Source information
SAM riboswitch aptamer (S box leader) from a Phycisphaerae bacterium, 126 nucleotides, folded computationally. It was read from a public genome assembly, where an Rfam model found it.
RNA sequence: GCUUCAUCAAGAGUGGCUGAGGGACGGGCCCUGUGACGCCACAGCAACCGGUUGCGACGGACCCCACGGUUCGGCGCAACGCCAGGUGCUAAAUCCCGCCCCCCGCGUUGGGGGGAAAGAUGAGGG
Numbered sequence: 001g002c003u004u005c006a007u008c009a010a011g012a013g014u015g016g017c018u019g020a021g022g023g024a025c026g027g028g029c030c031c032u033g034u035g036a037c038g039c040c041a042c043a044g045c046a047a048c049c050g051g052u053u054g055c056g057a058c059g060g061a062c063c064c065c066a067c068g069g070u071u072c073g074g075c076g077c078a079a080c081g082c083c084a085g086g087u088g089c090u091a092a093a094u095c096c097c098g099c100c101c102c103c104c105g106c107g108u109u110g111g112g113g114g115g116a117a118a119g120a121u122g123a124g125g126g
Base pairs, nucleotide, nucleotide: 002125003124004123005122006121007120008119013042014041015040016039017038021031022030023029025098026097027096028095043090044089045088048086049085050083051082052081053078054077055076056075058073059072060071061070062069063068094118099115100114101113102112103111104110
C1' cells in the first nucleotide's frame, strides 16, 4: 500500500529542544516568531483491543430418580459496571464545504436534513 467491520458534534496540555510552517487533498476559513510542524519529558482524556466482578436468559459438558446443581462459552444488563496492560488521542464537529438526493427560500447567491466518497483510529483478513 489492498480489503472487511465499527466509530468519528463528547473528552483531555504543560515544559524543554528546534526554528517556519501547519490544519490529509482542492476551495474557504483558521492556527502560527506571544514560536507553528516535528522530536523529547511529564501529565491527562477515552475505553477499540485486553483483563476482570455481579446478575440474567441461552448453548455445551458433567452430577442428580427428580427438584436442582457444578463448570465452560459467547451474549445482554450493571448511570458508559470496574481496571488501565496494547494502541490511539489531547485548537476549531473529521474546522466548514466538495459528489448525489430531499425540504425551505424566489430562478441564482442562502439555510436545513439524509446518504456517499475521501480521511482518521481500532480490531480483523489477504

Overview: Its mean pLDDT, the model's own confidence on a scale to 100, is 83.